[in-house]
Transfer RNA from a Patescibacteria group bacterium, 72 nucleotides, folded computationally. The RNAcentral record of the sequence draws on ENA and MGnify. The prediction has a mean pLDDT of 80. RNAcentral records the identical sequence in 2 taxa. It matches the Rfam family "tRNA". By type it is a transfer RNA. Lineage of the source: Bacteria > Bacteria candidate phyla.
RNA sequence: GACGUUAUCGUCUAGUGGUCAGGACGUCAGGUUCUCAGCCUGAUAACCCGGGUUCGAAUCCCGGUAGCGUCA
Numbered sequence: 001g002a003c004g005u006u007a008u009c010g011u012c013u014a015g016u017g018g019u020c021a022g023g024a025c026g027u028c029a030g031g032u033u034c035u036c037a038g039c040c041u042g043a044u045a046a047c048c049c050g051g052g053u054u055c056g057a058a059u060c061c062c063g064g065u066a067g068c069g070u071c072a
Stems, first nucleotide, its partner, number of pairs: 001071007010025004018055001026044007048064005
């Protein structure tokens, strides 16, 4: 330098065009318990950036950034 691929809550992850973007762990609050742990209930918080297509984009297209891989 060329090509391919990935980017979603604090962490891991589901989601191939339409509903409040779902789940697990974590954290916080409450309940239970003499206390802690555990268990139960609830809450918390996310689509890498810019543009395009579309009535509608996390999803499709283009560019960029970053990671990984192959080739040179």